[in-house]
RNA sequence: GCCUCAGUAGCUCAGUGGCCUAGAGCGACGGUUUUUAAAACCGUUGGUCGCAGGUUCGAAUCCUGCCUGGGGCG
Numbered sequence: 001g002c003c004u005c006a007g008u009a010g011c012u013c014a015g016u017g018g019c020c021u022a023g024a025g026c027g028a029c030g031g032u033u034u035u036u037a038a039a040a041c042c043g044u045u046g047g048u049c050g051c052a053g054g055u056u057c058g059a060a061u062c063c064u065g066c067c068u069g070g071g072g073c074g
Base pairs, nucleotide, nucleotide: 001073002072003071004070005069006068007067010026011025012024013023018057027045028044029043030042031041032040050066051065052064053063054062
């Protein structure tokens, strides 16, 4: 230098055009319960969907460039 995969909540990930005005589990916080703690249950808390532009009536999702990380080739 080229090819390829990934980047979504504090963490692990799902979602690959509209139904979700972006979700799950874990976490954090509060409550119930318990002598206390753990566990269980209930509630709350969560995001510029890596960045910029483009396509489209509509983009996390498609296209282009860039950035970061993994793998491969030279």